Glycine riboswitch aptamer from Natroniella sulfidigena, 98 nucleotides, folded computationally. The sequence was found by an Rfam model in a public genome assembly. Lineage of the source: Bacteria > Bacillati > Halanaerobiales > Halobacteroidaceae > Natroniella. Its mean pLDDT, the model's own confidence on a scale to 100, is 83. Rfam family: Glycine riboswitch aptamer. Its family is annotated with glycine biosynthetic process in the Gene Ontology.

């Protein structure tokens, strides 16, 4: 300087599932408590290979690290809108490397 990595801002683009029934507040949009069905793409939580330590008297067991977009369904969410994991484009901070 240049490319690559994290994060963060801006902008586009972005899926699934009852506008479900009940009480209560509220001017309404809703919230909040109960009840049934459902969703995975904030957030969490679980595993595999592998690797690393220990025992066993043997090619075996416990342990410890260990991934997702898979599972789970805590929690989020089920018109819309708000949120959205992720891609793309610009920029900005660190870092690492030539």
């Nucleotide at each position: 300087u240049a490319c690559c990595u994290u994060u963060c801002u801006a902008a586009g683009a972005g899926a699934g599932a009852g506008a479900c029934c009940c009480a209560a507040c509220a001017a309404a949009g809703g919230u909040u408590g109960g009840g049934c069905g459902c969703c995975g793409a904030a957030g969490g939580g679980g595993c595999a290979a592998a690797g690393a330590a220990g025992a066993a008297a043997a090619u075996u067991c416990u342990u410890c690290u260990c991934a997702a977009a898979c599972u789970c369904u805590c929690a989020g969410g089920c018109a819309a809108a708000a949120g959205g994991a992720u891609c793309u484009u610009a920029g900005a901070a660190a870092g690492a490397u030539a």